[in-house]
Parts: sequence; structure tokens; C1' cells
RNA sequence: CCAGAGGUAGCUCAGCGGUAGAGCAGGAGUCUGUAAAACUCUUGGUCAUAGGUUCAAAUCCUAUCCUCUGGA
Repeated sequence: CCAGAGGUAGCUCAGCGGUAGAGCAGGAGUCUGUAAAACUCUUGGUCAUAGGUUCAAAUCCUAUCCUCUGGA
């Protein structure tokens, strides 16, 4: 320098046009002599950034930034 994959909750990841979810973690409760475990409820998001397309964008297009892989 070129190509490809990726960036979504504190962490690991789903979601591939119709307005964002799971597990773990955190908080509260039930249970227990106490704690752990288990169970129930629950908090938490500028969907990397900026434009564009669309009635509607995490999702499609463009540019930029960052990470990984391959090539030169």
C1' cells in the first nucleotide's frame, strides 16, 4: 500500500429495512440459623463517527477512525 472480516449493555454475543435482545455481571426480593446455590423481579444502549437513500436504517450506500487476518 491492497483485499477481507469485525466495531451493538460493564463482559461474551444475537439481531441482515418496521423502531434493540439473550447469557454472565450489577441491584432488590424469596428461600436459609448464616452464607453459598437455586428461583423471581429489575437497572443499564449516541448500535464506532459523519453524511446519503427510504415513510421508516443497528441493518442498504459513501467517507473517516479503530481492531484482527491475509497478500505485496
About this RNA:
Predicted 3D model of a 72-nucleotide RNA (transfer RNA) from a Candidatus Dojkabacteria bacterium. The sequence is in RNAcentral, with records from ENA. Its Rfam family is "tRNA". The coordinates come from a structure-prediction model, not an experiment, and the mean pLDDT is 83.